The RNA shown here (c-di-GMP-I riboswitch aptamer) has 89 nucleotides. Its mean pLDDT, the model's own confidence on a scale to 100, is 83. It was read from a public genome assembly, where an Rfam model found it.

[in-house]
RNA sequence: CAAUCGAAAAGGCAAACCAUCUGAAAAGAUGGGACGCAAAGCUAACAGACCUAUGGUUUAAUUAACCACAAGGUGGCUGGGCUCCCGAA
Repeated sequence: CAAUCGAAAAGGCAAACCAUCUGAAAAGAUGGGACGCAAAGCUAACAGACCUAUGGUUUAAUUAACCACAAGGUGGCUGGGCUCCCGAA
């Protein structure tokens, strides 16, 4: 110095849940709160997966099951891409 590695210290982010707001929903924003995180930073118009909406089939019927499927959503589901703090073994 680098890394596909992760000891220490500093600093950072913030799940569930609660309040308010936005949204048809999934979900998101802000504040509180910490389960966790070395990329829990960005990319969903890189691929897959999942959620919602919608359509179809089954059913007497359905808020149920199954199938298809978003330029709606989840980057804290996985892989890929881009970028980043510290530096013991």